Context: one part of a larger RNA
RNA sequence: CCCUCUCCAAGGAACUCGGCAAAUUAGCCCCGUAACUUCGGGAUAAGGGGUGCCUGGCGUAAGUCAGGCCGCAGUGACAAGUUCCAAUCGACUGUUUAGCAAAAACAUAGCUCUCUGCUAAGUGGCAACACGAUGUAUAGGGAGUGACAAGUGACCAAUGCGAAAAGGUGAACACUGGAGGUGCAAGCUUCUGGUCUAAGCCCUCGUGAAUGUCGGCCGUAACUAUAACGGUCCUAAGGUAGCGAAAUUCCUUGUCGGGUAAGUUCCGACCUGCACGAAUCUUGCAACGAAUUGGAAACUGUCUCGGAGAGGCGCUCA
Repeated sequence: CCCUCUCCAAGGAACUCGGCAAAUUAGCCCCGUAACUUCGGGAUAAGGGGUGCCUGGCGUAAGUCAGGCCGCAGUGACAAGUUCCAAUCGACUGUUUAGCAAAAACAUAGCUCUCUGCUAAGUGGCAACACGAUGUAUAGGGAGUGACAAGUGACCAAUGCGAAAAGGUGAACACUGGAGGUGCAAGCUUCUGGUCUAAGCCCUCGUGAAUGUCGGCCGUAACUAUAACGGUCCUAAGGUAGCGAAAUUCCUUGUCGGGUAAGUUCCGACCUGCACGAAUCUUGCAACGAAUUGGAAACUGUCUCGGAGAGGCGCUCA
């Protein structure tokens, strides 16, 4: 030097990707406690005060009241919440990559669609049989979404699924013709037609909380700008509500406002959405989170900038 610790003047995040690490806080009693809220919470919110011992009164006691005593210090050691503001995502408790990821991923209650009438559908098995279920549509299977609140727009052209006693197409079997080969014949055999005809497909209709999709150009208002308005082309229909530089914005550190002395991050707006958008759900949202992001207080050796000390490792000797 290194490892594990203890302490430090003045300053107090200037460190750093980032307060990482450390420090602060801490038990119990009393007072007090905001926005917001699903009225349960938030909440130990925040913030403030007390805490030992002796004597006496009251009390069964816990304890309480009064007086006094000591120390720098009375939860005298140990044990023992840092807090707040704002935003993103996920409602929540839970689950997960045994051995680099604990999360915004998975699950979840709730919602919707769909299948299933019981020898159920579905699943395992060659089968017997078993599960489903000693259940019976308020039940069971599958798919999607994911508490709650408000909502969930247009398109059935394509694909899928469903329905439909018409029509078209449609194999074998069956029925019925023609021609050839061979044979005395019966027959055998080869080739080629017709009739009939299942599912399927075509055709028709329906269906979006099915897979999915949801335009372009030009002109126009008495400053300018913009375009409520008009024209035109195409389409199955042209993105509605809401949100929006967003976990989505390339240009981009967009522009404006806030916070800072100074802010590519952050918050609030704007909308020109390269390339948001409605159960691959949209927008909100109290509570919750070893999640992510920005800020503040307190606190500190993170730092200015180092210093001192203890133990250990190590080294030398035994």